[in-house]
RNA sequence: GCGGGAGUAGCUCAGUUGGUAGAGCAUCAGCCUUCCAAGCUGAGGGCCGCGGGUUCGAGCCCCGUCUCCCGCU
Numbered sequence: 001g002c003g004g005g006a007g008u009a010g011c012u013c014a015g016u017u018g019g020u021a022g023a024g025c026a027u028c029a030g031c032c033u034u035c036c037a038a039g040c041u042g043a044g045g046g047c048c049g050c051g052g053g054u055u056c057g058a059g060c061c062c063c064g065u066c067u068c069c070c071g072c073u
Base pairs, nucleotide, nucleotide: 001072002071003070004069005068006067007066010025011024012023013022019056027043028042029041030040031039049065050064051063052062053061
């Protein structure tokens, strides 16, 4: 230098032809328990790496760019 993959909640990840973003764990509250843990219920938390473009509408499509991983040279 070239090609491919990844980047979404605190963490690990999902998101099936574009249609208002979810799960598990963790955190907090309540229930239960003498207390803790476990269990049950609920809540908070992300505009999707960044910047543009297309579209009525973008996590998803297009362009650029940053970081990490793999391969080639």
Predicted 3D model of a 73-nucleotide RNA (transfer RNA) from an uncultured Pseudomonadota bacterium. The prediction has a mean pLDDT of 80. It was read from a public genome assembly. Its Rfam family is "tRNA".